[in-house]
The RNA shown here (small-subunit ribosomal RNA) has 1539 nucleotides and comes from an uncultured Acidobacteriota bacterium. Rfam family: Bacterial small subunit ribosomal RNA. The prediction has a mean pLDDT of 83.
RNA sequence: AGAGUUUGAUCCUGGCUCAGAAUCAACGCUGGCGGCGUGCCUAACACAUGCAAGUCGAACGCGAAAGUGGAGCAAUCCAUGAGUAGAGUGGCAAACGGGUGAGUAACGCGUGGGUGACCUGCCUUCGAGCGGGGGAUAACGUUCCGAAAGGGACGCUAAUACCGCAUGACAUCCUGCCUUUGAAGAGGCGGAGAUCAAAGCUGGGGAUCGCAAGACCUAGCACUCGAUGAGGGGCCCGCGUCUGAUUAGCUAGUUGGUGGGGUAACGGCUCGCCAAGGCAACGAUCAGUAUCCGGCCUGAGAGGGCGGACGGACACACUGGGACUGAGACACGGCCCAGACUCCUACGGGAGGCAGCAGUGGGGAAUUGUUCGCAAUGGGCGCAAGCCUGACGACGCAACGCCGCGUGGAGGAUGAAGAUCUUCGGGUCGUAAACUCCUUUCGAUCGAGACGAACGGCCUCCGGGUAAACAAUCCGGAGGAGUGACGGUACCGAGGGAAGAAGCCCCGGCUAACUCCGUGCCAGCAGCCGCGGUAAUACGGGGGGGGCAAGCGUUGUUCGGAAUUACUGGGCGUAAAGGGCUCGUAGGCGGCCAACUAAGUCAGACGUGAAAUCCCUCGGCUUAACCGGGGAACUGCGUCUGAUACUGGAUGGCUCGAGUUUGGGAGAGGGAUGCGGAAUUCCAGGUGUAGCGGUGAAAUGCGUAGAUAUCUGGAGGAACACCGGUGGCGAAGGCGGCAUCCUGGACCAACACUGACGCUGAGUGAGCGAAAGCCAGGGGAGCAAACGGGAUUAGAUACCCCGGUAGUCCUGGCCCUAAACGAUGGGUACUAGAUUGCGGACUAAACAUGGGUUCGCAGUCGAAGCAAAAGUGGUAAGUACCCCGCCUGGGGAGUAUGGUCGCAAGGCUGAAACUCAAAGGAAUUGACGGGGGCUCACACAAGCGGUGGAGCAUGUGGCUUAAUUCGAGGCUACGCGAAGAACCUUAUCCUAGGCUUGACAUGUGCGAAAGCGGCAGGAAGUAGGGAGCGGAAACGUUUCCCCAACGGUAUCCAGUCCGGAACCUGCUACAGGUGCUGCAUGGCUGUCGUCAGCUCGUGUCGUGAGAUGUCGGGUUAAGUCCCAUAACGAGCGAAACCCUUGUUUCCAGUUGCCAGCGGGUCAUGCCGGGGACUCUGGAAAGACUGCCGGUGUUAAACCGGAGGAAGGCGGGGAUGACGUCAAGUCCUCAUGGCCUUUAUGCCUAGGGCUGCACACGUGCUACAAUGGCGUGAACAAAGGGACGCAAACCCGCGAGGGGGAGCCAAUCUCAAAAAACACGCCCCAGUUCAGAUUGCAGGCUGCAACUCGCCUGCAUGAAGUUGGAAUCGCUAGUAAUCGCGGGUCAGCAACACCGCGGUGAAUGUGUUCCUGAGCCUUGUACACACCGCCCGUCAAGCCACGAAAGGGAGGGGCGUCCGAAGUCGGUGCGCCAACUGCAAAGAGGCAGCCGCCGAAGAUGAAACUCCUGAUUGGGACUAAGUCGUAACAAGGUAACCGU
Repeated sequence: AGAGUUUGAUCCUGGCUCAGAAUCAACGCUGGCGGCGUGCCUAACACAUGCAAGUCGAACGCGAAAGUGGAGCAAUCCAUGAGUAGAGUGGCAAACGGGUGAGUAACGCGUGGGUGACCUGCCUUCGAGCGGGGGAUAACGUUCCGAAAGGGACGCUAAUACCGCAUGACAUCCUGCCUUUGAAGAGGCGGAGAUCAAAGCUGGGGAUCGCAAGACCUAGCACUCGAUGAGGGGCCCGCGUCUGAUUAGCUAGUUGGUGGGGUAACGGCUCGCCAAGGCAACGAUCAGUAUCCGGCCUGAGAGGGCGGACGGACACACUGGGACUGAGACACGGCCCAGACUCCUACGGGAGGCAGCAGUGGGGAAUUGUUCGCAAUGGGCGCAAGCCUGACGACGCAACGCCGCGUGGAGGAUGAAGAUCUUCGGGUCGUAAACUCCUUUCGAUCGAGACGAACGGCCUCCGGGUAAACAAUCCGGAGGAGUGACGGUACCGAGGGAAGAAGCCCCGGCUAACUCCGUGCCAGCAGCCGCGGUAAUACGGGGGGGGCAAGCGUUGUUCGGAAUUACUGGGCGUAAAGGGCUCGUAGGCGGCCAACUAAGUCAGACGUGAAAUCCCUCGGCUUAACCGGGGAACUGCGUCUGAUACUGGAUGGCUCGAGUUUGGGAGAGGGAUGCGGAAUUCCAGGUGUAGCGGUGAAAUGCGUAGAUAUCUGGAGGAACACCGGUGGCGAAGGCGGCAUCCUGGACCAACACUGACGCUGAGUGAGCGAAAGCCAGGGGAGCAAACGGGAUUAGAUACCCCGGUAGUCCUGGCCCUAAACGAUGGGUACUAGAUUGCGGACUAAACAUGGGUUCGCAGUCGAAGCAAAAGUGGUAAGUACCCCGCCUGGGGAGUAUGGUCGCAAGGCUGAAACUCAAAGGAAUUGACGGGGGCUCACACAAGCGGUGGAGCAUGUGGCUUAAUUCGAGGCUACGCGAAGAACCUUAUCCUAGGCUUGACAUGUGCGAAAGCGGCAGGAAGUAGGGAGCGGAAACGUUUCCCCAACGGUAUCCAGUCCGGAACCUGCUACAGGUGCUGCAUGGCUGUCGUCAGCUCGUGUCGUGAGAUGUCGGGUUAAGUCCCAUAACGAGCGAAACCCUUGUUUCCAGUUGCCAGCGGGUCAUGCCGGGGACUCUGGAAAGACUGCCGGUGUUAAACCGGAGGAAGGCGGGGAUGACGUCAAGUCCUCAUGGCCUUUAUGCCUAGGGCUGCACACGUGCUACAAUGGCGUGAACAAAGGGACGCAAACCCGCGAGGGGGAGCCAAUCUCAAAAAACACGCCCCAGUUCAGAUUGCAGGCUGCAACUCGCCUGCAUGAAGUUGGAAUCGCUAGUAAUCGCGGGUCAGCAACACCGCGGUGAAUGUGUUCCUGAGCCUUGUACACACCGCCCGUCAAGCCACGAAAGGGAGGGGCGUCCGAAGUCGGUGCGCCAACUGCAAAGAGGCAGCCGCCGAAGAUGAAACUCCUGAUUGGGACUAAGUCGUAACAAGGUAACCGU
């Protein structure tokens, strides 16, 4: 610091997602040790049990027991225990400490101030004092009630308990004066009166007194009254402190005054009276949520989020209310009342409050021990010792977090075994292991063993204060003894041995890390994009690798990335976003000059900003985390002083902003009234006759009752042709005949005047606001929703046509929305130009025209700049400032709900759940268009002939079948693979039989090579051959016959013998497969298309995709060539080169040829000869727009002409760019993977591929007279031939047979060419056309023609008389027509296919249309690219939401009723010790009663929030449902907005 994801690609906008850090976490897998921290976020839910606040005998009275000792026979007593334990009176503490965060949006908290309005126990310092009396009461004793908790009566008693009295000031109250102050309840000086105190205890002393206690003296503590400080608190104020306006008004003690009361204190805090105020858009009230802060997390920062641990503040203590005590509470472990809940009960009554520490249940994804100790720190009480302390210190549990350590180190290659991958060679795990050497942290065992402890107190000694004192007491110093929960812990040492210690996640991209197997859109993965449908680096497993590591991942949450709420730091013409427009309130902002002020601003100083945290530095734990010391910082607030440029304030002035005045001209600016002509329609009349009208074509409609047409007259309404314009005016909407009246604004010129008067403008401020719509009343010609009819159509509730009502028009009143658009808010200033129009003014001789200058308005082009681009560009979308409005992914949705406006329609305001990973803008390249332009093509047109109808042939589909093998499927499958299916072919297609290392290939090695060739065994009449038998054959066979080959031995040959090989049998690797996948592939092929295209290098342009080149003007068959040109060149294609054909020449001359010469024949190049010709086949020539004329740009080229065999590519062929169709082929071949192995291989027999209701394609033959038949008689080319072609001749009607000359072929042969031509017959008919079908008889091939061949003869003689819609081929030696040949092949279903020649046309010279193609351009929402995309209803499933008769719950407010405890007030006839009084009684007090207030409760009417609800509404989503075709192209009626 960025990355992924919208597209075919690009740039932008924009959302989603990821990488980081963090966490009071939880879950999954795993888990060695230690240190430091942290640990109920949920139910402020309920709690068993124990503990958490006591202490003081130096305030007071009382006062045991056990035990022990003694006495006594014993009961019992005495002493001791012991003035102990213990409770009680009294004092202090209990208001701290500890917990929790429910409530609280508040002076609650934070920060800074105020208190001239206050309080303060203990503590500090200072001053003064502490005199003298009195009456009670608990404990206790006796007794009564009660289950208990407790309570009553009587009696006794003490105090530092309680109550008078005395004294009393610098205290308080009242009052006078002075000082300070803005202001006295402050300070000072006075005055008269009034009011208020107290308590003792302990130690020492022992002169004096006293019987003693003691008095007394002294010290300490306590006490009283004051003052003071410190610390603590109360109250008040400025500023800051969440969300919602779909909460806009709130408030009666409310705001203020006055006078009482109350408080420590100000105050409506409370009450009486008076006034009517107070708060609020700078957000009151209401609702929701929430303790606040120091800080913590994140971030570069600014910010954002959080407030757990630690620290400060607040609030609370079962819920609600209340007071008492006290310095302090309205009190967590106090009291009273009410309520809920729990417990005890003898049913009469009682008791309780863990949000203290542990712990339990419950809730929950989830959070620990019912531990030890007061040793330390701190607190309470106490003179002290000390006691208490779940504060605290420790230990325990939990990887919950942070930090540290370890699980070994070095060497070690046969690169072991094993695993895995493999191209089978090897690679990887991997120096990893083993093995050798070494070390021993941590853990375990054993041993030794701390710091934390020093104070206080005690003992000894010394010094000092107080004191009369050597006593006591206080202060200081030295020495000593003693005190540890943790803990036998930390730390240290020893022995032994690598010994006890590694997992988790990931490996498609982002993002570091790749392979095999399994699976087969299944199982599954997934943070986003997305993987998986048979070769998955994405699923699962294995191997390998990467990352982190006692952890690793996942999930949740926060910040970041996100400049994606933009203060720092964004935007609004088209991406989301400018309000429809104007005026204007608040507010914001504001011209020039001067001096003043000092609020903002700036500077300095001071105070504060607690500590901790963060940062720096130093130090302590072996390091770190952690902890300590010091510093810095805490960006803030306050006070004082200073500065005065800018802003503000206040003052005076100025004129350029703004406005006023005068004079002008322009204008569809607005309102009202009147007038006008043209046209439509209607009415009346005339003329006139059969149609009119309307459309793509029609029909409905009108018309013989006289229309349309035409003429005349009349009526009525609406709109104003031409002028008219890219023109003018207006704020916008909008405004158009003419005239008059009223009226707004802008502009120009000019002096004068005012003197900042300005700009913008939130609002529930006001006004205006097209069309449609609404209300009332008019009006109504034309047009025209709805509606009716006619067409169109599959349908047509549309488009087209004929009618037609609201409405459109006027008046008045509503509505208030538009794609209300320049999709561009208003204002001001500045920033190159060019040009046009409109309105003024100035200028020169100038009221025209034109030129120049200038102001205003309206346009076009364009520099810089801006912009994602397209574009914009003085009328900014440039550069700046001011003010307003608005935006923050798409959908849901401008919907729901609430509010408000409206007569209604509806408008304004305006969400969420849920869902998607996009939605979008601009531009690019394509593709497409029922877009455009240009141009080609048998594309159409013009022609000729066909197909589609018939019969047959052939292929295909379908059906059938045991099987009808397989493939090919629009063009580009269908006489295609197949250039030959009777068996074979042929395919396991079917039936049946048989074989299993196989029908076929390879094995060590030998050899020069050919070739033989694996291993083991067998092997002599063996292998093999022939015959036989079984069998349909393959095959089998213990039947018979024949019989090898090679080497050695031997002189040679033969036989015999020996040896191994072939051979046989067996075995193993393997063979084999026309089995699957053409969507795993190679190769080959089809098609677009022989169309003219497709690209590259460099340069240039563009942010980029890309563009340019390749476009433009011509031209061509052509991206062919020329010109022009930010392009210049080049490549693959086109062309050319190649073959063939057309002309000529040269060469050559047999098997071809025969002119001349010779010979010969009935005749024939038959012979001798010849090379002239034809021909053959080699080599050349020839054609290049070369020449002429014209056109054209002086070009390219085109047109015409000459010459020429041929003329503008001469004809034909071969040749097929980049690519497209996952086109075709695994059945030509090759090949990955998969499958099969006594079978999906191999062999064999038979069948099938030929099956037939039917449909289609391609052909043949015809339907006849341009014909058929008969007879006669011509003319080719190109081919084939030895397993062959076959002549003559003979036989047969013929197919054919016999025969065999000749020929390996320019020699022989197939071989007859046919149409044509000549003559004759037929005479338009199902025929002398046509030939299917069938019967009979034959021929040929072949092992074999039944299924299932071809041919011949005779006989038979079907359909068919030119073919519907539709459709095919062809532009010249072409179509058409005629025959000939060849391949395959035994034969042939060939009418096919591939070639050859013969005869030989017609038409067009055009591009409107159909089809296809090319280039340019345009639109696009398409890019799988129009066979595209895509909308809505309906149907199905699922999800969330709204409405709804109602139902339920909750909190809050209001009214009424009831009214506990309690304070206050009243009363107090009952009761009472202290004071007064001789007494009676009084003073005073209490109970009781009454009143105000008052919690809970009851009730009523409303409002709000939430849940639920039959039914209902739309919405989102969901591979293959239904109906249509709305949108995207002119989307086939341009689309869209409002109504």